[in-house]
Context: one part of a larger RNA
RNA sequence: UGACGGGGGCCCGCACAAGCGGAGGAGCAUGUGGUUUAAUUCGAUGAUACGCGAGGAACCUUACCAAGGCUUAAAUGUAAUAUGACCGGUUGAGAGAUCAACCUUUUUUCGAACAGAUUACAAGGUGCUGCAUGGUUGUCGUCAGCUCGUGCCGUGAGGUGUCGGGUUAAGUCCCAUAACGAGCGCAACCCCUAUUUUUAGUUACCAGCGAGUAAUGUCGGGAACUCUAGAAAAACUGCCUGUGCAAACAGAGAGGAAGGUGGGGAUGACGUCAAAUCAUCACGGCCCUUAUGUCUUGGGCUACACACGUGCUACAAUGGUUACUACAAUGUGAUGCCAUCUGGUGACAGAGAGCUAAUCAAUAAAGGUAAUCUCAGUUCGGAUCGGAGUCUGCAACUCGACUCUGUGAAGUUGGAUUCGCUAGUAAUCGUAUAUCAGCAAUGAUACGGUGAAUACGUUCCCGGGCCUUGUACU
Numbered sequence: 001u002g003a004c005g006g007g008g009g010c011c012c013g014c015a016c017a018a019g020c021g022g023a024g025g026a027g028c029a030u031g032u033g034g035u036u037u038a039a040u041u042c043g044a045u046g047a048u049a050c051g052c053g054a055g056g057a058a059c060c061u062u063a064c065c066a067a068g069g070c071u072u073a074a075a076u077g078u079a080a081u082a083u084g085a086c087c088g089g090u091u092g093a094g095a096g097a098u099c100a101a102c103c104u105u106u107u108u109u110c111g112a113a114c115a116g117a118u119u120a121c122a123a124g125g126u127g128c129u130g131c132a133u134g135g136u137u138g139u140c141g142u143c144a145g146c147u148c149g150u151g152c153c154g155u156g157a158g159g160u161g162u163c164g165g166g167u168u169a170a171g172u173c174c175c176a177u178a179a180c181g182a183g184c185g186c187a188a189c190c191c192c193u194a195u196u197u198u199u200a201g202u203u204a205c206c207a208g209c210g211a212g213u214a215a216u217g218u219c220g221g222g223a224a225c226u227c228u229a230g231a232a233a234a235a236c237u238g239c240c241u242g243u244g245c246a247a248a249c250a251g252a253g254a255g256g257a258a259g260g261u262g263g264g265g266a267u268g269a270c271g272u273c274a275a276a277u278c279a280u281c282a283c284g285g286c287c288c289u290u291a292u293g294u295c296u297u298g299g300g301c302u303a304c305a306c307a308c309g310u311g312c313u314a315c316a317a318u319g320g321u322u323a324c325u326a327c328a329a330u331g332u333g334a335u336g337c338c339a340u341c342u343g344g345u346g347a348c349a350g351a352g353a354g355c356u357a358a359u360c361a362a363u364a365a366a367g368g369u370a371a372u373c374u375c376a377g378u379u380c381g382g383a384u385c386g387g388a389g390u391c392u393g394c395a396a397c398u399c400g401a402c403u404c405u406g407u408g409a410a411g412u413u414g415g416a417u418u419c420g421c422u423a424g425u426a427a428u429c430g431u432a433u434a435u436c437a438g439c440a441a442u443g444a445u446a447c448g449g450u451g452a453a454u455a456c457g458u459u460c461c462c463g464g465g466c467c468u469u470g471u472a473c474u
Base pairs, nucleotide, nucleotide: 002473003471004470005469007468008467009466010465011464012463013462015458016457019421020420021419022418023417026313027312028311029310030309031308032307033306034304035303042053043052064299065298066297067296068295069294070293076122077121078120079119080118081117083115084114088103089102090101091100092099093098106113107112124288125287127286128285129284133282134281135277136276137275138273140271145184146183147182148181149180150179151160152159153158164175165174166173190265191264192263193262195233196232197231198230199229200228201227205222206221209220210219211218236259239253240251241250242249243248315414319373320372321371322370323369324368325367332361333360336355337354340351341350342349343348380411385406386405387404388403389402390401391400427450428449429448430447431446432445433444
C1' cells in the first nucleotide's frame, strides 16, 4: 500500500421488514446428473451451468455407433499425359453409396478450345491444448469509482489531490483546504413514449353537405376529428414560500399534458474470476494422412430403478359447461396468406374471389347477459391406454403434430426451506413472430386487454460504497 476481521462509524440496494403471487407435494413438458448402451456426439457446473449453445434431432442436420465403399480424395487452381467425350437415357446387381453392360455422342482449316479421366504439387480433420492466443461473452455492476500531469510531503515503498463539513441517484455540486488542473467513468448528447402546434392527406379518417343501400366511408366530396410521418415547441428547481453562507432541501404551492433523472431503452470506467468459448470464426504448437479424412444405409442423440433445476396443467363455485354478445396492439404473407361456397361431427378436403398489402387475409381471450351444475374425487382434473381417422413429407416402426370416440390415473393447496415483484408494476387474459416441409413451443422474443396490495422503518440476514481501527498475511 492492499487484503482480511464472528472491529467501529456513515450510506445504499425487493437486502430485510410490510404486502401480493409462486416453487418445494401431484401429473406431464423440458434441461442436467447418474445408470444403461454398439452409440446414448460435444460443450456449459455456486452466485455467473441445468426450456443454456439448440431462434425447430424422423432422413438431412450429426459431430456418435454398426456395416459397406473411396484414397489427390467433396471443392478449386497449376503443370503434364493420353482420350473424345461429358451429360443424359435404358437394363442388371446392391440397403444405398456405387459398380457393370448397352444406347446416344463435341467445335475447328490448323493452332487450339471444351469436357471428364490419369499422374504430380498444393488437401482435409466438429482431433488435443480457452493454462499459448485474437475476437466475442458472463459477472461484480449502471456499482461510483479508476487514474494522470505539475507542485508539495516522505531516505524510500508511497502519500497528497480523491481527505474534512454539507449535499446528491452519482468523485453530483458547494464550502473549506499544499495543492492546482486534467482524463476514463456519472450526467447530457441518441431512440421510443406522454402534450400541443404546423406541413401533408392515400390505401387510413368522416363532423357538416349531397347521392345510394336490407346494411356498410359504399360513392360525390371534405381536411374538421382519429391516425399516419416529417418539422417545431415544451421541463430548466425557471417562478413563489420557508430553511441554508452556498450547493441544495422541504411544500396535497402556482402554472402545466408532464415536476424535480417525467416513464422505458441503448449505453457497462480501471480491473476481478489463468471465469466461458480452439464446436461460430480466426490462429501458434502438437497429433492423424488407404485415416482421427471422406461418401452411404440403418441405428443413436428420444434409453430409465433413481436424484435435481426450470416450466405447464390442476386440485375447483372469485369456478366448470352451454348459448348469445362487446372491445386491441405488435408482427406476418407469392413454392405464400387465404375471404366466400360445398362436403365432412372434426382434424381437413374440393372449388374459388382478393392481396407484391395503412387497400386483401384472423372469432382476440379474460369481460358482459342468460341458463345449468350445488361441494362430490364431482358436469373438478385431465394423465394413461384402446379403436378409427386427417395432414406434412421419398419415408411418421424406433421417433411427428392434430381430430373424433371410448377410457378417466394422481391430485382436496403442498414439510424444512426457498424465489419474483414497488405501478400501468405484480397477478391474470389472449395475440403475433423467428426458426420451420411438418413438429415435440407448455420454450424464446415481442404485443396489447383487465389491473391490485404494501413499504412503520434500517435492529437483524445478503451484497456493495466511503472513512477509520487491529493484524504473526501481502
Small-subunit ribosomal RNA, 3' major domain from an uncultured Bacteroidota bacterium, 474 nucleotides, folded computationally. Rfam family: Bacterial small subunit ribosomal RNA. The coordinates come from a structure-prediction model, not an experiment, and the mean pLDDT is 80. The RNAcentral record of the full RNA draws on ENA, Greengenes and SILVA.